[in-house]
């Protein structure tokens, strides 16, 4: 400088044809169990879908931007 790709809970990742309730293990965090722990089982809790704007009744998903990191070309 041109191109491509990824970005979603604390971390790992789904999320599908045709845009339609944001999930799953792990990890925390309460419980039950134990003489206490652990494992095991059961319950919440945690999300500006990287940030900004646009379409649309309705956007993690479509358009335009802008960050960050990977990759390729020169």
């Nucleotide at each position: 400088a041109g191109g491509g790709g990824u970005g979603u809970a604390g971390u790992u990742c789904a999320a599908u044809u045709u845009g339609g309730u944001a999930g799953a293990a792990c990890g925390g965090c309460g419980g039950u169990c134990u003489c206490c722990a652990a494992a095991a089982c059961c319950g919440g809790a945690a999300g500006u879908u990287g940030g900004g704007a646009g379409u649309u009744c309705a956007a993690g998903u479509c358009u335009c931007u802008u960050c960050a990191c990977c990759c390729c070309u020169g």

The RNA shown here (transfer RNA) has 74 nucleotides and comes from Blochmannia endosymbiont of Polyrhachis (Hedomyrma) turneri. The prediction has a mean pLDDT of 80. It matches the Rfam family "tRNA".